Molecule: transfer RNA
Organism: Deltaproteobacteria bacterium
């Protein structure tokens, strides 16, 4: 320098252009227990790496760019 994949909650990951973006783990509250753990219930936590474009509508499609990984040179 070229190609491919990835970037979404604290962490690991879903999310095929259409309802206000979800799950597990973790965290908080509560129930249970003498207490802790396990378990039950509820809750907080994102404006989707950044910028532009296409569209009635974009996390999703296109372009540029940043970072991470793999391959080629």
């Nucleotide at each position: 320098g070229g190609g491919c994949g990835g970037u979404u909650a604290a962490c690991u990951c879903a999310g095929c252009g259409g309802u206000u973006a979800g799950a597990g783990u973790g965290c908080c509250a509560u129930c249970c227990u003498c207490a802790c753990a396990c378990g039950g219930u509820g809750g907080a936590a994102g404006c989707c790496g950044g910028a532009g474009g296409u569209u009635c509508a974009a996390a999703u499609c296109c372009u540029c760019u940043a970072c991470c990984g793999c391959c080629c040179a």